Predicted 3D model of a 487-nucleotide part of an RNA (small-subunit ribosomal RNA, 5' domain) from a marine metagenome. Its Rfam family is "Bacterial small subunit ribosomal RNA". Gene Ontology terms of the family: structural constituent of ribosome and ribosome.
Context: one part of a larger RNA
RNA sequence: GAACGAACGCUGGCGGCAUGCUUAACACAUGCAAGUCGAACGAAGACCCGGAGCUUGCUCCGGAAUUCUUAGUGGCGAACGGGUGAGUAACGCGUGGGAAUCUACCUAGAAAUGGGGAAUAACUAUUGGAAACGAUAGCUAAUACCGCAUAAUCCCUUCGGGGCAAAGGCUUCGGCCGUUUUUAGAUGAGCCCGCGUUAGAUUAGGUUGUUGGUGAGGUAAUGGCUCACCAAACCUACAAUCUAUAGCUGGUCUGAGAGGAUGAUCAGCCACACUGGGACUGAGACACGGCCCAGACUCCUACGGGAGGCAGCAGUGGGGAAUAUUGGACAAUGGGGGAAACCUGAUCCAGCAAUGCCGCGUGAGUGAUGAAGGCUUAGGGUUGUAAAGCUCUUUCAGAAGUGAAGAUGAUGACGGUAACUUCAGAAGAAGCUCCGGCUAACUCCGUGCCAGCAGCCGCGGUAAUACGGAGGGAGCUAGCGUUGUUC
Numbered sequence: 001g002a003a004c005g006a007a008c009g010c011u012g013g014c015g016g017c018a019u020g021c022u023u024a025a026c027a028c029a030u031g032c033a034a035g036u037c038g039a040a041c042g043a044a045g046a047c048c049c050g051g052a053g054c055u056u057g058c059u060c061c062g063g064a065a066u067u068c069u070u071a072g073u074g075g076c077g078a079a080c081g082g083g084u085g086a087g088u089a090a091c092g093c094g095u096g097g098g099a100a101u102c103u104a105c106c107u108a109g110a111a112a113u114g115g116g117g118a119a120u121a122a123c124u125a126u127u128g129g130a131a132a133c134g135a136u137a138g139c140u141a142a143u144a145c146c147g148c149a150u151a152a153u154c155c156c157u158u159c160g161g162g163g164c165a166a167a168g169g170c171u172u173c174g175g176c177c178g179u180u181u182u183u184a185g186a187u188g189a190g191c192c193c194g195c196g197u198u199a200g201a202u203u204a205g206g207u208u209g210u211u212g213g214u215g216a217g218g219u220a221a222u223g224g225c226u227c228a229c230c231a232a233a234c235c236u237a238c239a240a241u242c243u244a245u246a247g248c249u250g251g252u253c254u255g256a257g258a259g260g261a262u263g264a265u266c267a268g269c270c271a272c273a274c275u276g277g278g279a280c281u282g283a284g285a286c287a288c289g290g291c292c293c294a295g296a297c298u299c300c301u302a303c304g305g306g307a308g309g310c311a312g313c314a315g316u317g318g319g320g321a322a323u324a325u326u327g328g329a330c331a332a333u334g335g336g337g338g339a340a341a342c343c344u345g346a347u348c349c350a351g352c353a354a355u356g357c358c359g360c361g362u363g364a365g366u367g368a369u370g371a372a373g374g375c376u377u378a379g380g381g382u383u384g385u386a387a388a389g390c391u392c393u394u395u396c397a398g399a400a401g402u403g404a405a406g407a408u409g410a411u412g413a414c415g416g417u418a419a420c421u422u423c424a425g426a427a428g429a430a431g432c433u434c435c436g437g438c439u440a441a442c443u444c445c446g447u448g449c450c451a452g453c454a455g456c457c458g459c460g461g462u463a464a465u466a467c468g469g470a471g472g473g474a475g476c477u478a479g480c481g482u483u484g485u486u487c
Stems, first nucleotide, its partner, number of pairs: 001487004006483005013360006019353002021319001026317003030314003035076003040073002043070004048063007083272003092197007101189002106185008114148001116146002123138006154163003168177003198244003205235003210232008247269004251262004274295005297308004325350001327349003333346001334344003363392004373383004396428001398423005406414001431476005436457003442471005452459002
């Protein structure tokens, strides 16, 4: 000198664009953050019509089929999106290769969609429990479940053969959306390898599924991944093992560069979801707002037993030098489901903060009797064209009116916002640090090695340009200075 997710002190007018728990991966009240489909299914209710009882606006019975609502079965989604960086020195990441794999939805192609069955929730009845939640009996549907048939370009095969599927719904009756098997693609994911990836030798030996083979099991798939048997190997001074620290990268900061430091925001990958372990479902998880077990903690309890997980968005306590609203909307962009309506704390916006960057303003011209006041060597000089006065202008802020783009047909949270027009009046808007040298800027008074200053050198013990005040001056400016950290 530059930089910062900064903090602190003094000060503070406006706007645009960004950014905002770096500390306790500490504990969390409350609300919201993942639903959707009645065009898969049975049922109930609302609405409507008729009748009966009548307490005259309620109850009961029956019907209709259009619409609406939903607890339940079923489908898809919930594995994305969002958060955090605890762990991890590792094929985790970066880069370049590889072969033994899977891939829902999507795209293109081939073929099929025949005929049956048994249940079960909802519901009804009885019943247990304080609750959470159940138990028993009975009834019922399906795109839920199970056989049968059929089947190859599909699978297995000893090449003879053997095996495997399906579901319907809507319809304007034209068709549309589906379902099953299969081929290819696309996308996504899993796996293997070369090279690179912090410090310590005051860590020198480490390893027994360890290293390799055969066989088997397991997996979507290779493989000690696991197991049985056999062999005794494997890594290491080119740093193994151990210890400490740390998410990695694109990038960011600095620097002429080489480097050094760093990894907030944004983007890619990884890991984690109270702590530890485990599997289930599924195309995909060993699953943040799913399940089971154990533990710690918190809460409810009728003491028998139950409930919970903000490192989602807000918000609270705590910690800390320190970091925001319990806001609006799905209008746009995207995501889920769906034919649409629907949901979306993703996102888009608004609020708060000079936290940063950028822009603008706080007036312009004229004005000497060089006014008053202050300082002063007191005649004078200086503050100083500075002020007052006179003549103007109106950016920004303020008031009124008009009023967008963002939206392809409709739909605008932002927002009566931006912008434009008009109005009034210099009106509402300047501070901070420094003045011994480095380093731009000097005198007076007070103090008297005191009080104090200080980044370094150093000032202060009676004439202090270095302390404190004043006048004057220098620098930067809605900021200025200090502290911290990096180059």

Model confidence (mean pLDDT): 85 of 100.